The RNA shown here (glmS glucosamine-6-phosphate activated ribozyme aptamer) has 168 nucleotides and comes from Oceanobacillus massiliensis str. N'diop.
Its Rfam family is "glmS glucosamine-6-phosphate activated ribozyme aptamer". By type it is a riboswitch.
The model forms 87% of the base pairs in the Rfam consensus.
[in-house]
């Protein structure tokens, strides 16, 4: 320096950083400026950034994984990972005059779908003051006062098996 292994931590709207963008620092220029210097350029070495919360986890595979703030130059680009989605297992509820299977539908200690009404989600960044590190790009609190959608409870109407073997 490669490569293999193995333990610890810590995150799960999370983690990274070769790319871009910026920042210091040094050093270079027949070359853009310019009298000179700055100023631009261009390398090298260190570095900053790089998504603001809501919800969200029976197994396995698979896959470009909800919602909505904010902003209009980077929340760009990219990698990884992941609680969404799908499709089988498994395990519950609901649909029959109903018990098993099926079957449909939905969900994951699990009562659906459609429609309506209403509840519920103390959002947080953003801002604005102000405080700290840090030559700087920046970062970290504190206070202030605000502002979502999704998905979820409740109610009420509608609505779900023309299967199969049995019971009544």
């Nucleotide at each position: 320096a490669a490569g293999c292994a193995a333990u610890a931590a810590a995150a799960a709207g999370c983690g990274c950083c070769a790319g871009g963008a910026c920042u210091a620092u040094u050093u270079c220029g027949g070359a853009c400026g310019g009298a000179a210097a700055a100023g631009g350029g261009a390398a090298a070495u260190a570095g900053u950034u790089g998504a603001c919360g809501a919800g969200g986890u029976g197994g396995a595979g698979g896959u470009u994984a909800u919602c909505g703030a904010g902003g209009a130059u980077u929340u760009c680009g990219g990698c990884g990972g992941a609680u969404g989605c799908c499709u089988c297992c498994c395990g519950g509820c609901u649909g029959g005059a109903u018990a098993u299977c099926u079957c449909a539908g939905u969900c994951g200690u699990a009562g659906c779908u459609u429609u309506a009404u209403u509840c519920c989600u103390u959002a947080a960044a953003a801002c604005a003051a102000u405080a700290a590190g840090g030559u700087g790009a920046c970062u970290u609190g504190u206070u202030g006062g605000a502002c979502a959608a999704a998905a979820g409870g409740a109610u009420a109407a509608a609505g779900a098996a023309u299967g199969a073997u049995g019971u009544u």